[in-house]
Molecule: c-di-GMP-I riboswitch aptamer
Organism: Bacillota bacterium
RNA sequence: UUCUGUAAAAGGCAAAUUCAGUGAAAACUGAGGACGCAAAGCUAUGGGUCUAAGGUCUGUUUAGCAGGCUACGACUGCCAGGCUGCCGGA
Numbered sequence: 001u002u003c004u005g006u007a008a009a010a011g012g013c014a015a016a017u018u019c020a021g022u023g024a025a026a027a028c029u030g031a032g033g034a035c036g037c038a039a040a041g042c043u044a045u046g047g048g049u050c051u052a053a054g055g056u057c058u059g060u061u062u063a064g065c066a067g068g069c070u071a072c073g074a075c076u077g078c079c080a081g082g083c084u085g086c087c088g089g090a
Stems, first nucleotide, its partner, number of pairs: 002090004012037002017032006035077001041083003045080003048075003054070007
């Protein structure tokens, strides 16, 4: 440096969920909590999934109400790519 993860050693992260807060929502932040994870570290770059405030269309209508489409929103613990990293083995 490349490939690899397998007992270990030192550690790390933190699912579901509870409380508080933010948000239209998806979801996020903090504290608790551990299902699990060799990158469950960073990155929204490609794919995929979720939401629909706003925009737009339709129905009805004075308004309103209901429904469809749509990301500039969200998810990296959905898959892949890029970058970085501990220990061990070859």